This is a predicted structure of a 582-nucleotide part of an RNA (large-subunit ribosomal RNA, domain V) from a Patescibacteria group bacterium. Its mean pLDDT, the model's own confidence on a scale to 100, is 83.
Context: one part of a larger RNA
RNA sequence: CCCAUAUCUGGACAAAAAGACCCCGGCAUCUUUACUCUAGCUAGGCAUUGAGAUAAAGCGAUAAUUGCAGAGCGUAGGAAGGAGACUUUGAAGCUUCCCUUUUGGGGGGAGUGGAGUCGUCAAUGUAACACUUCCUUUUUAUUGUUUUAUUUCUGAUUGGAACCAUAAUCUGGUCACCAAAACAGUGUUUGGUGGGGAGUUUGACUGGGGCGGUCUCUUACUAAAGAGUAACGUAAGAUUUCAAAGGUCACCUCAAGUUGUAUGGAAAUCAACUGAAGAGUAUAAAGGCAUAAGGUGGCUUUACUGUGAGACACACAAGUCGAACAGUUACGAAAGUAGGACUUAGUGACCUUUUUGUAGCGCAUGGAAGCGCAAUUGGUCAAAGGAUAAAAGUUACGCCGGGGAUAACAGGCUAGUCUUGCCUAAGCGUUCACAGCGACGGCAAGGUUCGGCACCUCGAUGUCGGCUCAUCACAUCCUGGGGGUGUAUCAGCUCCCAAGGGUUAGGCUGUUCGCCUAUUAAAGUGGUACGCGAGCUGGGUUCAGACCGAAGUAAUUCAGGUCGGUCUCUAUCCGAUAUGGG
Numbered sequence: 001c002c003c004a005u006a007u008c009u010g011g012a013c014a015a016a017a018a019g020a021c022c023c024c025g026g027c028a029u030c031u032u033u034a035c036u037c038u039a040g041c042u043a044g045g046c047a048u049u050g051a052g053a054u055a056a057a058g059c060g061a062u063a064a065u066u067g068c069a070g071a072g073c074g075u076a077g078g079a080a081g082g083a084g085a086c087u088u089u090g091a092a093g094c095u096u097c098c099c100u101u102u103u104g105g106g107g108g109g110a111g112u113g114g115a116g117u118c119g120u121c122a123a124u125g126u127a128a129c130a131c132u133u134c135c136u137u138u139u140u141a142u143u144g145u146u147u148u149a150u151u152u153c154u155g156a157u158u159g160g161a162a163c164c165a166u167a168a169u170c171u172g173g174u175c176a177c178c179a180a181a182a183c184a185g186u187g188u189u190u191g192g193u194g195g196g197g198a199g200u201u202u203g204a205c206u207g208g209g210g211c212g213g214u215c216u217c218u219u220a221c222u223a224a225a226g227a228g229u230a231a232c233g234u235a236a237g238a239u240u241u242c243a244a245a246g247g248u249c250a251c252c253u254c255a256a257g258u259u260g261u262a263u264g265g266a267a268a269u270c271a272a273c274u275g276a277a278g279a280g281u282a283u284a285a286a287g288g289c290a291u292a293a294g295g296u297g298g299c300u301u302u303a304c305u306g307u308g309a310g311a312c313a314c315a316c317a318a319g320u321c322g323a324a325c326a327g328u329u330a331c332g333a334a335a336g337u338a339g340g341a342c343u344u345a346g347u348g349a350c351c352u353u354u355u356u357g358u359a360g361c362g363c364a365u366g367g368a369a370g371c372g373c374a375a376u377u378g379g380u381c382a383a384a385g386g387a388u389a390a391a392a393g394u395u396a397c398g399c400c401g402g403g404g405a406u407a408a409c410a411g412g413c414u415a416g417u418c419u420u421g422c423c424u425a426a427g428c429g430u431u432c433a434c435a436g437c438g439a440c441g442g443c444a445a446g447g448u449u450c451g452g453c454a455c456c457u458c459g460a461u462g463u464c465g466g467c468u469c470a471u472c473a474c475a476u477c478c479u480g481g482g483g484g485u486g487u488a489u490c491a492g493c494u495c496c497c498a499a500g501g502g503u504u505a506g507g508c509u510g511u512u513c514g515c516c517u518a519u520u521a522a523a524g525u526g527g528u529a530c531g532c533g534a535g536c537u538g539g540g541u542u543c544a545g546a547c548c549g550a551a552g553u554a555a556u557u558c559a560g561g562u563c564g565g566u567c568u569c570u571a572u573c574c575g576a577u578a579u580g581g582g
Stems, first nucleotide, its partner, number of pairs: 001582008010574003015568001022403006028395001030393002034200005040193009050153015067136001074129001077135005084118003093112008157180004162174004203215003212232001216238006239384001240282001241341002246300007254278001256274005280289002283346001285344003304327004310321003316385001329338003352378001355375004360371002410457001411455001412453003416450001418446006427437002464539001465537003469531001470528005477502003480497006504518005545563004549558003
């Protein structure tokens, strides 16, 4: 070195299972004050549904009744007629009863009585009375009709009993039975309620996702001297305002400073000088602007109608500028200027709807409805190119399709953080920077911490600690050899060389760590997929059950706590060990 046998599992990112964590897309479960429905329940209308009575209310008819300011015999409703009317068919008066009342009276019934009573006239008053007719207010009675309420009935309808088919607690039929009863029940329709049930929605960006922030428009920078140009890059603003802050004609020049000047001061107003702008501009910023676009005054409405050559910009749709023509105006002596504002933000498509106008269309014709055309109203449709008129959560009970396009472990890159060393030396060290320390700073190394990035792995690289077995580095804990000392000795401190060997046992905790106990020469620091689960364990973390606290309306949730919780017999290759043979 080769072969064989037996054995061990470090590797083959071993095998197994298209990762269950995470994200993306889809689905499902569950919840609710998400949205939209819905069974059920409930209230009303109508139908099935008929007959009476009473009461009330409304309306109508008939008869009767009623009408009081003050003055005035006195209770004068209004109008017309009217000089007489009523009365033995019983006047006045008296007795009694009833109704009404403004308490004065008015009306009626019965009895008695036996011949008168009232008006015209006069007075009062806006109006004059008896009597007749009509109208009106109040009240009463009768009657008709409607509605409502209560109640009665029985024949609809319902329940029960009995009988028959018949064997029958079914079903159907019979029934001069009992009870309920036009209710209930049923049908239909309208409203309410309704996670009991159903279908769905619950945005995207994002140095993983969530939380937070953002989503449209304007200005500047980033932006690399045309335009354009990203980021959860750096700064600010807008979702208006103004009938003058627009148009035109004319005129004016600012801020600040110096000096002077009553109250008056640093700063009010006034005067002189200097003063290209250091002011002002409705508003952010930028670019402009004194010939002013800044300030003031006069007159005014071009903040016009119909168009628009040609351009800018641009995926589209939008957006922007615009001479000129026609009409009609404003200002100006005129030339001219004016289709809003120094410019760039101040916003919303389509559908639908409102209002106004109108030359068009008008379902045989004429109209109309409706449509069109022009103008116009309603969106924090702000997730702002706007999915619908209309929408939130939860899943550790979860499922599927994908992703190393994207997180958690490990590795990698990096080295802010961390560890170590060096430079400088202010200062401490009685004196003395450097025995020992060393601020403010600077330069490196390492790759053990916390991070950043998201590069292999999501058709799986098993995760903390312990056990077992280790192996390496040296920035050395002990043992060895030295230098310095603020080394007398002992004991130390510090630095240099050195990795041969060694580096304990317990208590608590799942712990690594740490604290404690007792020793030791010493009880080293790190790397090895935070060494080692196809070697063990499974206490912790990290499925399904449950409890507590807390959050939530709830389903559920919590780097909060707690109890419980399946770790897969056979080694093909490399590697390793032992033995045998060549």
It was read from a public genome assembly. Rfam family: Bacterial large subunit ribosomal RNA. Taxonomically the source falls in Bacteria candidate phyla (Bacteria).